[in-house]
RNA sequence: CAGGAGGCUAGGCCGGGGGGUUGGGGGUCCCCUGUAACCGGAAAUCCCCCUUAUGCCGGGGCCGAAGCCCGAGGGCGGCUAUGUGCUGAAAGGAAGUCCUGCAGGUGAACAAUGAAAUUCCGUCCCGUGGAGUCGUAGCCGUGGCGAACCGGUCAGGCCCGGAAGGGAGCAGCCGUAAGCCACGAGCUACGAUGUUCACGGGGGUGCGGAAUGGAGGAAGCCUGCAGGGGCGCUUCCUUUCAGCACAUAGUCCACCGAGGGCGCGCCUCCUG
Numbered sequence: 001c002a003g004g005a006g007g008c009u010a011g012g013c014c015g016g017g018g019g020g021u022u023g024g025g026g027g028u029c030c031c032c033u034g035u036a037a038c039c040g041g042a043a044a045u046c047c048c049c050c051u052u053a054u055g056c057c058g059g060g061g062c063c064g065a066a067g068c069c070c071g072a073g074g075g076c077g078g079c080u081a082u083g084u085g086c087u088g089a090a091a092g093g094a095a096g097u098c099c100u101g102c103a104g105g106u107g108a109a110c111a112a113u114g115a116a117a118u119u120c121c122g123u124c125c126c127g128u129g130g131a132g133u134c135g136u137a138g139c140c141g142u143g144g145c146g147a148a149c150c151g152g153u154c155a156g157g158c159c160c161g162g163a164a165g166g167g168a169g170c171a172g173c174c175g176u177a178a179g180c181c182a183c184g185a186g187c188u189a190c191g192a193u194g195u196u197c198a199c200g201g202g203g204g205u206g207c208g209g210a211a212u213g214g215a216g217g218a219a220g221c222c223u224g225c226a227g228g229g230g231c232g233c234u235u236c237c238u239u240u241c242a243g244c245a246c247a248u249a250g251u252c253c254a255c256c257g258a259g260g261g262c263g264c265g266c267c268u269c270c271u272g
Base pairs, nucleotide, nucleotide: 001272002271003270004269005268006267007266008265011063012062013061014060015033016032017031018030019029023050024049025048026047027046038059039058040057041056067262068261069260070259073256074255077252078251079250080249081248082247083246084245085244086243087242088241089240090239091238092237093236094235095234096233097232098228099227100226101225102224103223104222105221106220110216117212118211119210120209121208122207123206124202125201126200127199128198129197130196131195132193133192134191135190136189137188138187139186140184141183142182143181144180145179150175151174152173153172158167159166160165
């Protein structure tokens, strides 16, 4: 000096990245991608930091002079922009759906036991008036009740009288007034009216009736035209927004990686 074995130390490894967040870096959150390969604790009004920011507080394992760094190129994935396609939402527009009328087509219920069409009336609504019914009130009638006080009759008693008789009069009885109650087929007023009549007005889809009419023909459906309506629905177009997929460009990049740079120490034993 070289090689081998053992021990040690410095050191290395036990992941990295994108998004979000932040003035900015890291972490807790989401995602991508690696390794043979760590554990515990706290952390979004949050935790540790400040471009030397690429976590904090603790514990552990492996390798060990091992290794670390840069890196052409390849490349998973993310982000941004643009474009295309699809889906959804909103706004606007057009058409249709809807209603009316007309025309054409179709259709056949029905139809000389009378189609279409025309006219009138009713059915429906409003108003006015009459009748009916019901209710309320009043009047009237009937019955009952009803007076210390009104009227009649007034026993007894009282007064006058010689007597006959007369007088006033309580209770009782009778009557009735005001009033109360009940009933009523009557009258009046008011109100109501699942009744009815008349008149006037409105509505006119359907249904019914009548008259005229004299052979067709309702409804429904389709097409066209014109008008109306625009609530909802359908279709189409335009614009905006969102999501997804793909492509292109830019950018950040896990991972692989040609090549390059730095480092490769100490002790003991053995062999040459």

Record summary: Archaeal signal recognition particle RNA from a Nanobdellota archaeon, 272 nucleotides, folded computationally. It is recorded under the gene name ffs. The RNAcentral record of the sequence draws on ENA. Its Rfam family is "Archaeal signal recognition particle RNA". Its family is annotated with signal recognition particle, plasma membrane targeting and SRP-dependent cotranslational protein targeting to membrane, signal sequence recognition in the Gene Ontology. Model confidence (mean pLDDT): 76 of 100.